About this RNA: Transfer RNA from a Chloroflexota bacterium, 72 nucleotides, folded computationally. The sequence was found in a public genome assembly.
[in-house]
RNA sequence: GGCAGGGUAGCUCAGCGGUAGAGCGGCGGCUUCAUAAGCCGUGCGUCGUGGGUUCGAAUCCCACCCCUGCCA
Numbered sequence: 001g002g003c004a005g006g007g008u009a010g011c012u013c014a015g016c017g018g019u020a021g022a023g024c025g026g027c028g029g030c031u032u033c034a035u036a037a038g039c040c041g042u043g044c045g046u047c048g049u050g051g052g053u054u055c056g057a058a059u060c061c062c063a064c065c066c067c068u069g070c071c072a
Base pairs, nucleotide, nucleotide: 001071002070003069004068005067006066007065010024011023012022013021018055025044026042027041028040029039030038048064049063050062051061052060
């Protein structure tokens, strides 16, 4: 450099046009002398960046950035 896959919550991932979710974790509360455990509550998010298409974009299109693999 070319090709392929990928970038969404703190971590691991799902969601592939109808307005964002799961598990673990975090935070707040209850309980306890206190800690742990348990119970209740709570997404806690610029969907890599910038444009475009659309009534509507995480999702489709273009460019760029980053990660992984293969080839050279």
Rfam family: tRNA. Rfam classes the family as a transfer RNA.